[in-house]
């Protein structure tokens, strides 16, 4: 000088189901999977807010009312997938590099 890996700060994207009982007023209550299945407003198309996840080592999405294989059932598990798309900046360092001085 350049600057990583982690960390920290600010900003951002993202998903939020399936069923069994009960109930059909009061929308409860459980149980599977997972890091996460919440809480409110809507004009029912969605919106915003907490928690979780991720931000080019890539969370999640499109194909999907798809295909195997399980399961009470599901966007459960694989496949499809070396596929398409997709959100970043700062700051601190170590290695390196480059000059100057000193020993050898």
């Nucleotide at each position: 000088g350049c600057g990583a890996c982690u960390g920290c700060c600010u900003c951002g994207g993202g998903g939020u189901g399936u069923a069994u009982c009960a109930c059909g007023a009061c929308a409860g209550a459980u149980a599977c999977u997972g890091a996460g299945a919440u809480u409110c407003c809507a004009a029912c198309u969605g919106g915003a807010g907490a928690a979780c996840c991720c931000g080019c080592g890539a969370a999640c999405c499109u194909g999907a009312u798809c295909c195997g294989g399980a399961u009470a059932a599901u966007a459960c598990c694989g496949g499809c997938g070396u596929a398409g798309g997709a959100a970043a900046g700062g700051u601190c360092u170590a290695a390196c590099c480059u000059u100057u001085g000193a020993u050898a």
A computed fold for a 104-nucleotide RNA from Ferrimonas kyonanensis DSM 18153, annotated as TPP riboswitch aptamer (THI element). The coordinates come from a structure-prediction model, not an experiment, and the mean pLDDT is 76. The model forms 92% of the base pairs in the Rfam consensus. It was read from a public genome assembly, where an Rfam model found it. NCBI's taxonomy places the organism under Bacteria, Alteromonadales, Ferrimonadaceae, Ferrimonas, Ferrimonas kyonanensis.